[in-house]
RNA sequence: AACACUGUAGCUCAGUUGAUAGAGCACCAGUUACAUGACUGGAGGGCAAGGGUUCAAAUCCCUUCAGUGUUG
Numbered sequence: 001a002a003c004a005c006u007g008u009a010g011c012u013c014a015g016u017u018g019a020u021a022g023a024g025c026a027c028c029a030g031u032u033a034c035a036u037g038a039c040u041g042g043a044g045g046g047c048a049a050g051g052g053u054u055c056a057a058a059u060c061c062c063u064u065c066a067g068u069g070u071u072g
Base pairs, nucleotide, nucleotide: 001071002070003069004068005067006066007065010025011024012023013022027042028041029040030039031038032037048064049063050062051061052060
């Protein structure tokens, strides 16, 4: 430098077949338990950034940024 893939909650990921954004772990509260733990409830992101298409975009299109891989 070229190409491919990836970027969603504190962490690991799902959602990509366009229609109100989810799970596990972690966190907070309660119940129970000597404690570890178990159960119940809760908070937390508008999806890397910008623009476009659309009634409607995490999802489609364009540009940019970052990371990984391959090739040179």

Source information: Predicted 3D model of a 72-nucleotide RNA (transfer RNA) from Mytilus galloprovincialis. The sequence is in RNAcentral, with records from ENA and Rfam. The coordinates come from a structure-prediction model, not an experiment, and the mean pLDDT is 80. Lineage of the source: Eukaryota > Metazoa > Bilateria > Mytiloidea > Mytilus. Its Rfam family is "tRNA". By type it is a transfer RNA.